[in-house]
């Protein structure tokens, strides 16, 4: 981008073109091929007449007729269709010196005498019919003889030209063969036919080069096959056909066999090269039901012809017969899917005919079909209150939108009504003219249109009758809403949809094309993804394991010749259309006309000669020889040789050996290990030993002997391209394995034991077979890797090392040839490779094309097997791979830190008891929080209230807020009744302002509307928790990198820190860290009540109590003070260390607020806000009781204990931080006590809560379930409230339960810390063992960083990135799909062999027939029927071979 399309939505008009790709499936009906001055024979209906029985008969015309027959030409053209056919076919060049050719055109001659018959017809008969038969008449351009007769043919001789080999043309000469048809008229050289040759033109036959799909899972084929000779045969070569020879042809440059297929011009795409196709129109060839044969003719083995078999249909009287739409229309079928049983020969071709003219479903029109291409409309201008309605909304508007109405205007295309065509010119006939002419030719008038009263042209009326489809995530132009809620759906690809979907259904806007728009199918692009232009192979797929060496393909320098490839010029051809350009005609365009170019191609000629090639000669620099020298685990044979294992035998000697992470099995008292002497055996060679040697390449390692291969250096001579690759082939070829025979010390598959574990068919340990070793033959594979093919050339160095050779010789330096390491240049995706290329260059060969399926299956081939080599599809996925990046993880490394481990105290976990969670149970036990990081968490406080939950009663514009309409009323306030309250119900009492309209205020109605602790923390704000107060997390520029991205941020030191230093392609910067801030610790300054009292008076039993004073101590408010400054060592520095100086304080003194980028969809919609959903006489309010407090249990926090460092009693002592008027409450009184009654004082440095307590300093108790221990239980009471039953605390009295220090496992702390020990606050009427806070007493330890735990940086692997709570393999079970194998069963096509063989050509035969001719009339020549014989379709039969389809079972694979 294109289509003969098809399917969905949808539809105004006209041109021009197209229209069974599927069943070459089967056809009803009608139509497509006939004509005609040659021939005989000849109707009827009409009309007219006549006769007259009045509906019959005759005559004439109709008639030179129709129909039918003989006969001529036609029917082999036109039309259709693509079954078969890979080559007897198409294209495109030749060639026919091997050929034919009816009509028609030119040239030449001819067109005689005769003769027998037939069909039509008429008549008899068969038959259902098709149709047939006997008889008899007749005609011809129908047969037949016979006559001339050549430049025709054939056979002989002769001769001249030419050519391609065979041979071709001309020219005399002889001698055989062969012809005919007539009609018609105005009677002529007349028209038209016939015969004979000669030439052309057209058509056709037949050969020849080149080109024509796929398959090697198809490597051999072939017997008339390949040639030859003779014969036949044909138009015409020729195995075409026959006999006889001869043994050939054809193949890797793809025979043969299989598979598919008309083929070309050109169409479609493509920048082109190609790569798909081969409908319409043209040109070929093929074919007509299916197979097979000829007749006949110029031409056929014939679409509408014959014969003959096969199958199907049909008719029938059952004897027989008849038929072929892949011609136009048409009908069934089939499919997705394709048309009218039109009209006309008017144009154009055709057939017949002398012409009129007749046929012509060729063809020209019309019909339906948006199938396609082209052109037109569906209306144009103005209109802004930006109307209404729709749809969003921040409710202000925005869009629909000039869009509409509305004014003005046109009128194509439809309607109407009217004119109206090109296409036709010409033939015949007619008139004229020219001529001898009615020939032929010119001139004139007249005649012919299916389409069609159609195109076109003109009037009317009126915007008036004419838009729709797809799409809106990204690619791709174009966004919101409502529904839905992993549903329903959509999807070309990624992917959308799980309640806030621009992606799904609608709606509104928009964006694309438009009488069409989408969708599907298909071809090509893009796809450089088969790469010829134009790809690749270290690691993505991809170098054969490695050599030798066929064919092939490639190949040094120089000279010459030749032109085959190449180049260049003419020639001829490449049919038309088509495409391209010009110009033209239909109003334009599509569509056509014309002129051009161009068709890139084939032949043929003619030149050029640089290049390849080919011949021929030369050269030596590539090859290769000799000749001196070298170095090697290069390879095969035989020997020898120590060391070590094992194993025999002996001695010596004892209880253990051995073995492991630790064991045990196993040996060993029948004497082991260990030693020490002796002897066997078999395999394998320590040290040297090297990134080193050799070798194709797998591989090769003690020694010494033979016997062989390369190979490198050196030096001159020799031969002269002898080269390089290498498809098949052929050989080598680790290790396992196989065969047969040895051999067998040590080692070890299988296997046994013992361990390990959950389990251990392993790892580990003790044994042990095959193998492992040697001889011979097999296998042919390995990461057979340098993951790199072999060969030449060229292209910076440096540095090692093996072999050799030159200079100098000590180092060294240079050369040639290997073997490393590093790097430039280039190349590479990077990674890297880089004179040993992965680099420029050549040449040859192998070998790759997503991933799996699968190196599997079937074939074939090789092996004894094992299995190897070749080596596919269905199917299924959107990926699979590759190198490099950040992260993240590691039973990966390094290097640091944290009460992380250890090093210690104290605990937890065991027991009562509180509290909180689970779970249970309840009418409800309201919700949330759930590993650290939920669990004495929301809740700093549940007897009602709170409360959100149940029950049960009630209310409904509502409990509290706002607005408006109406209507009544003062609200308040007292009282009754009925109820558990709420509520409900009734009665009493009762205004203000006013502009008189109302308005304040309540109440009822009613509407907006509250209300909700209802859901959603995964929609959200806020605000919290965690990693983590961990030290880290970016940013600018700039500089590497193809990019991700990296540098900075690493690295070396230091440090609590990315904290400072040093260094660096980096330079700097931000948020963090530190610091600034509070508190605390030392001093100063101020200031001095309600604190304080040194000093001075005064007083009291006694107390700063009083004057006074502000020194202390305090309060509280500015300041200073600490920085590694000083000093020593160490360091470059930053900094570290010192019982270091000084200082109160010393290295961040102590502590606290502060919490980076981000993580967990952490956690809260029930603190508060809020988006969406959801309820509206209830999931909203009220109010009463209940519950949140349950109670087999499990589990986190706590308190108190188990006691003597204690327990009781009695006595003395010393803090802080806080609270207090609805409060704290002194002191007094009673009360054992809790607590009560009186009550000063304090709104607080004043009163007061308030005795701190552990300690101290006495007595008791004496190890016990106690004088530890207080659970629980009776009884009694206190206070707080409306009110302590469910359900507070305390108080007294009795009562005295577990529990005697707690398993596995586990917290917390490192100093004013743990522990201990007691005050004090919020909340609150009342209820703390909890939370926040405050002081008192006050330890232990810390080697050190191995290890658990959590972080941090550096590096390393990675198939992970939801990131190891990852990925992810396999077997099993279950659904589906497609596949292989399989006893077998069903087809298909080709061949082979054989049988049997219609119809027919050809041969042979022909005793039967039998018109022309001959004839002595007997006959006889010639025909033909039958009859046989080769060949031969179809049919049988027979055994293989290939292909499909099914199939019990059965094997593996893919999906979920």
């Nucleotide at each position: 981008g294109a289509c003969g399309a098809a399917c969905g939505c949808u539809g105004g008009c006209g041109g021009c073109g197209u229209g069974c790709u599927u069943a070459a499936c089967a056809c009803a009906u009608g139509c497509a091929a006939g004509u005609c001055a040659a021939g005989g024979a000849g109707a009827a209906a009409g009309u007219a007449c006549c006769g007259c029985u009045u509906g019959c008969g005759g005559u004439a015309u109709g008639a030179u007729u129709a129909a039918a027959c003989u006969g001529g030409c036609g029917c082999a053209c036109g039309g259709g269709u693509g079954a078969g056919g890979a080559a007897u076919a198409u294209a495109u060049a030749a060639g026919u010196a091997a050929u034919c050719u009816g009509c028609c055109c030119a040239u030449g001659g001819g067109u005689u005498u005769g003769g027998g018959a037939u069909a039509a017809c008429g008549u008899c008969g068969a038959g259902a019919a098709a149709u047939c038969g006997g008889c008899g008449c007749u005609a011809a351009u129908a047969c037949c003889a016979a006559a001339u007769g050549a430049c025709a043919u054939a056979a002989u001789u002769u001769u001249a030209u030419c050519g391609c080999a065979u041979g071709a043309u001309g020219a005399a000469a002889u001698u055989a063969u062969u012809a005919a048809a007539g009609u018609u008229c105005g009677u002529g050289a007349a028209a038209c036919g016939c015969c004979c040759a000669u030439g052309g033109a057209u058509g056709a036959g037949c050969u020849u080069g080149u080109a024509u799909c796929u398959g090697a899972u198809u490597a051999g084929u072939u017997u008339g096959u390949u040639g030859g000779u003779a014969a036949g045969g044909u138009a015409a070569c020729g195995g075409c056909u026959u006999a006889c020879c001869a043994a050939g042809g054809c193949u890797a440059c793809g025979a043969u066999c299989a598979g598919u297929a008309g083929c070309u011009g050109g169409u479609c795409u493509g920048a082109g090269a190609g790569g798909a196709u081969g409908a319409u129109c043209a040109g070929c060839c093929a074919c007509a039901u299916u197979g097979g044969a000829a007749c006949u003719g110029a031409g056929a083995c014939a679409c509408g012809g014959u014969c003959c078999a096969g199958a199907c249909u049909c008719c029938u009287a059952c004897g027989g017969g008849a038929g072929g739409c892949a011609g136009c229309a048409g009908u069934g079928a089939g499919g997705a899917a394709u048309a009218u049983u039109g009209g006309g020969c008017a144009a154009u071709g055709g057939g017949c005919g002398a012409a009129a003219g007749c046929c012509u479903g060729a063809c020209c029109c019309a019909g339906c079909a948006a199938c396609g291409c082209c052109g037109c409309g569906u209306g144009g201008a103005g209109g802004a209150u930006g109307a209404a309605u729709g749809u969003c909304g921040u409710a202000a508007g925005a869009u629909u939108g000039u869009a509409a109405a509305c004014u003005c205007c046109u009128u194509u295309u439809g309607g109407a009504g009217g004119g109206g065509a090109c296409g036709a010119a010409a033939a015949a006939a007619c008139a004229g003219g020219u001529u001898a002419g009615a020939a032929g030719c010119c001139u004139g008038a007249a005649u012919u249109g299916a389409c069609g009263g159609u195109a076109c042209c003109c009037u009317c009326a009126g915007a008036a009758a004419a838009a729709g489809c797809c799409c809106c995530g990204g690619c791709u132009a174009a966004c919101u809403a409502c529904g839905u809620g992993c549903c329903a759906g959509c999807a070309g690809c990624c992917g959308c949809g799980g309640u806030a979907a621009u992606a799904c259904g609608u709606a509104g806007g928009g964006g694309g094309c438009a009488a069409g728009c989408g969708u599907u199918g298909u071809c090509c692009g893009g796809a450089u993804u088969u790469a010829c232009u134009g790809g690749g192979u270290g690691u993505a797929a991809a170098g054969g394991g490695c050599g030798c060496g066929u064919a092939g393909g490639c190949g040094g320098g120089u000279u010459u010749g030749u032109u085959a490839g190449u180049c260049a010029g003419a020639g001829g051809u490449g049919a038309a259309a088509u495409c391209c350009u010009g110009c033209a005609g239909c109003u334009u365009a599509a569509c056509u006309g014309u002129a051009g170019a161009a068709c890139u191609g084939c032949c043929u000629u003619u030149g050029a000669u640089a290049c390849u090639g080919c011949a021929a000669a030369u050269c030596u620099u590539g090859a290769g020889u000799u000749c001196g020298g070298a170095a090697g685990a290069g390879a095969g044979a035989a020997g020898c040789g120590g060391a070590a294992u094992u194993c025999c035998a002996g001695g010596u000697g004892u209880a253990g050996u051995g073995g492991u992470g630790a064991a045990a099995u196993a040996c060993g008292u029948a004497g082991a290990u260990a030693u020490c002497u002796g002897g066997a055996a078999g395999a394998a060679c320590a040290c040297c030993a090297g990134a080193g040697g050799c070798g194709a390449a797998g591989g090769c390692g003690g020694u010494u002997u033979c016997u062989u291969g390369g190979u490198c250096c050196g030096u001159a001579a020799c031969u002269g391209a002898c080269g390089c690759u290498g498809a098949g082939g052929c050989g080598c070829g680790a290790a396992a394995g196989c065969g047969u025979g040895g051999g067998g010390a040590g080692c070890a598959a299988a296997c046994a034991g013992g361990a390990u574990u959950a389990g251990a068919u392993a790892c580990c340990c003790u044994g042990g077979u095959a193998g492992u070793c040697c001889a011979c033959g097999c296998c042919g594979u390995a990461a057979a890797c340098g993951a790199u093919g072999a060969a030449u050339a060229c292209u910076a160095g440096g540095u090692g090392u093996c072999g050799g050779g030159c200079a100098u010789u000590u180092a060294u330096g240079u050369u040639c040839g290997g073997u490393g390491c590093c790097g430039c240049a280039g190349c590479u995706a990077a990674c890297g490779c880089a004179u040993u290329a992965a680099g420029u260059a050549u040449u040859c060969c192998a070998c790759c094309u997503g991933g799996g399926g699968a190196g599997u299956a079937c074939g074939a081939u090789c092996g004894c097997a094992a299995g190897g080599u070749u080596g596919a599809a269905a199917c299924u996925c959107a990926a699979a791979g590759g190198a490099a990046u950040u992260g993240a993880c590691g039973g990966g490394g390094g290097c640091c830190c944290g009460c992380a481990c250890a090093a210690g105290c104290a605990g937890u976990g065991g027991a009562g008891c509180a509290u909180g969670u689970g779970g249970u149970u309840u009418a409800a036990u309201u919700c949330g929080a759930u590993g650290c990081a939920a669990c004495g968490c929301g809740a700093a406080g549940a007897a009602c209230c709170u409360u959100a939950c149940c029950u049960a009663g009630g209310c409904u514009u509502g409990a509290a807020a706002c607005g408006c309409u109406g209507u009544g009323g003062a609200c308040c306030g007292c009282u009754u009744g009925u109820g558990a309250a709420a509520g409900c119900a009734a009665g009493c009492u009762u205004c203000u302002c006013c502009u008189c309209g109302g308005a304040g205020c309540c109440g009822c109605a009613g509407u907006a509307c509250a209300g909700g602790u209802g859901c959603u923390g995964c929609a959200u704000g806020g605000c919290u928790g965690u990693c983590g107060u961990c030290a880290g997390c970016u940013c600018g520029u700039g500089c590497c990198g193809u990019g991700a991205g990296g540098u900075g941020u690493u690295g070396g030191g230091u440090u609590a820190a990315g904290u400072c230093c040093c260094g660096c392609a980096a330079c700097g910067a931000g948020c963090g860290c530190a610091a600034c801030c509070c508190c605390u610790g030392c001093c100063a300054u101020u200031a001095g009540u309600u604190g304080c009292c040194a000093u001075c008076a005064g007083g009291u039993u006694a107390u700063g109590c009083u004057g006074g004073g502000c020194a202390c101590u305090u309060u509280a408010a500015u300041g200073g003070g600490a920085c590694u400054g000083c000093c020593u060592a160490c360091g470059c520095a930053a900094g570290u260390a010192g019982u270091g100086a000084g200082g109160a304080a010393g290295g961040u003194g102590g502590g606290g607020a502060u919490g980076a980028c981000g993580u967990c969809a952490a956690g809260u919609c029930a603190g508060c806000a809020u988006g969406g959903c959801c309820c509206u006489u209830a999931c909203g309010c009220c109010u009463a009781g209940g519950g949140c407090u349950a109670c087999a249990c499990a589990c986190g926090u706590g308190c108190u204990a188990c006691a003597a460092u204690g327990g009781g009693u009695g006595c003395u002592a010393c803090a802080a931080u806080g609270g207090g008027u609805u409060g704290c409450c002194a002191c007094a009184u009673c009360g054992c006590g809790a607590g009560a009654u009186g009550g000063a004082g304090c709104u607080a440095a004043u009163c007061u809560c308030a005795u701190a307590a552990a300690a101290g300093c006495a007595c008791c108790c004496c190890c016990a379930g106690u004088u530890c221990g207080g659970a629980u239980u009776g009884g009694a009471g206190u206070c707080u409230g409306a009110a302590a039953c469910u359900c507070g605390a305390c108080u007294c009295u009795a009562u005295g339960a577990a529990g005697c220090c707690g398993g596995a496992a586990u917290u917390g702390c490192u100093a004013g810390u743990a522990a201990u020990c007691g005050c004090g606050u919020a909340u609150c009427a009342g209820a703390a063992c909890g939370a926040c806070g405050c002081g008192g007493u006050g330890a232990a330890u810390a080697c050190g960083u191995u290890c658990c735990c959590g972080g941090g940086c550096c590096u390393u692997g990675u198939a992970c990135a939801c990131a190891c709570c990852g990925c992810c393999c396999g077997u099993c079970a279950a659904g589906c799909c497609a596949u292989g194998g399989a006893a077998g069963c069903c087809g298909g096509g080709a061949g082979u062999a054989c049988c049997c063989g219609a119809a027919g050509u050809c041969a042979g035969u022909g005793a039967c027939c039998u018109a022309a001719c001959c004839c002595u009339c007997g006959g006889g020549a010639g025909g033909g029927a039958g009859c046989u014989g080769c060949c031969u379709a179809a049919g049988g039969u027979a055994a293989a071979a290939c292909u499909g389809g099914u199939a019990a079972c059965u094997g593996g694979g893919g999906c979920u």
Small-subunit ribosomal RNA from an uncultured Chlorobiota bacterium, 1456 nucleotides, folded computationally. Its Rfam family is "Bacterial small subunit ribosomal RNA". Gene Ontology terms of the family: structural constituent of ribosome and ribosome. The RNAcentral record of the sequence draws on ENA and SILVA. The prediction has a mean pLDDT of 84.